[in-house]
Context: one part of a larger RNA
Molecule: small-subunit ribosomal RNA, central domain
Organism: Ephemera danica
RNA sequence: CUGGGUUUAAAGGGUGUGUAGGCGGUCUAUUAAGUCUAAGGUGAAAUCUUUCCGCUUAACGGGAAAACUGCCUUGGAUACUAUUAGACUUGAAUUAUGUGGAGGUAAGCGGAAUAUGACAUGUAGCGGUGAAAUGCAUAGAUAUGUCAUGGAACACCGAUAGCGAAGGCAGCUUACUACGCAUUAAUUGACGCUGAGGCACGAAAGCGUGGGUAGCGAACAGGAUUAGAUACCCUGGUAGUCCACGCCCUAAACGAUGAUUACUCGUUAUUGGCGAUAUACAGAUCAGUAACCAAGCGAAAGUGAUAAGUAAUCCACCUGGGAAGUACGUUCGCAAGAAUGAAACUC
Numbered sequence: 001c002u003g004g005g006u007u008u009a010a011a012g013g014g015u016g017u018g019u020a021g022g023c024g025g026u027c028u029a030u031u032a033a034g035u036c037u038a039a040g041g042u043g044a045a046a047u048c049u050u051u052c053c054g055c056u057u058a059a060c061g062g063g064a065a066a067a068c069u070g071c072c073u074u075g076g077a078u079a080c081u082a083u084u085a086g087a088c089u090u091g092a093a094u095u096a097u098g099u100g101g102a103g104g105u106a107a108g109c110g111g112a113a114u115a116u117g118a119c120a121u122g123u124a125g126c127g128g129u130g131a132a133a134u135g136c137a138u139a140g141a142u143a144u145g146u147c148a149u150g151g152a153a154c155a156c157c158g159a160u161a162g163c164g165a166a167g168g169c170a171g172c173u174u175a176c177u178a179c180g181c182a183u184u185a186a187u188u189g190a191c192g193c194u195g196a197g198g199c200a201c202g203a204a205a206g207c208g209u210g211g212g213u214a215g216c217g218a219a220c221a222g223g224a225u226u227a228g229a230u231a232c233c234c235u236g237g238u239a240g241u242c243c244a245c246g247c248c249c250u251a252a253a254c255g256a257u258g259a260u261u262a263c264u265c266g267u268u269a270u271u272g273g274c275g276a277u278a279u280a281c282a283g284a285u286c287a288g289u290a291a292c293c294a295a296g297c298g299a300a301a302g303u304g305a306u307a308a309g310u311a312a313u314c315c316a317c318c319u320g321g322g323a324a325g326u327a328c329g330u331u332c333g334c335a336a337g338a339a340u341g342a343a344a345c346u347c
Stems, first nucleotide, its partner, number of pairs: 004318003007301002012315001014201004021194003025088005031082001033081002035077008049065006091191001092188004096183005103177007110154001115149007125136002162169002206247006215241002220236004258314006266292008274283001296303002320347003329340004
């Protein structure tokens, strides 16, 4: 390389957008580049293959043929691919009407709870644990009530529910904004799919500057436990968690399952539309979300129209374990580090 794979054995990029490239719907004509065909030229010799011959045989050597699967030129064929021109509507998109949702951004508002402060009532404990102690408290705590301040998160509804490309998104209202779906028409007329690089987004933790800090809480301190206890438990508590702006760019970033398209037995539930009848709602209805299962697939577990079935296109990735996601180099980063990514050696 051919071939084989990627849910769990090694292997799907965290996600999108999109450049080059690859691939691409129906019909008619055109050209004849790919493709096919015919002829000619070339494809050195040796080697290889077949056959005949020569050394006593073989290796070896000699003659002949074949082969050299390739390339070039010319003439032709036109189904397919391609080129050019024209047309089409079913792929794709746009408009219209309706509809859906924790989709996003910003601002304002709300109640419960914790904490703190003030005042009042009130007196000796509170708190915490397996049991305790550290801690708090007669300078009046804990408890109860009223008021105030401040930060963070939004009980019930709430769900195998919904939305989003993924990360993710939940009190209420408003403004701005993106998107999906359905319906029947109209419009454009292949405008499509995938996508190496590139660009954008990307939980948490972490970093920089400035704010904020109620609760929680790495580090740290103390009390316990223990043979010890740099832990698990308890009392405190700083970064952080929150906000603005700028970085970082990683996760079991998981459905451990790339994207798109077509086809393939049924049952049930549910979300949003459509929909005969006046409603509930019937449904060979459309788009999702789940559960079970036939065939098939699979090493099995399982999967099974949301495929891991049957096929096609494009991208990414894998090739024994360790050494190692390490070393070196390079790029990026303020740093932490990230990305790319070996070998010796060893089993």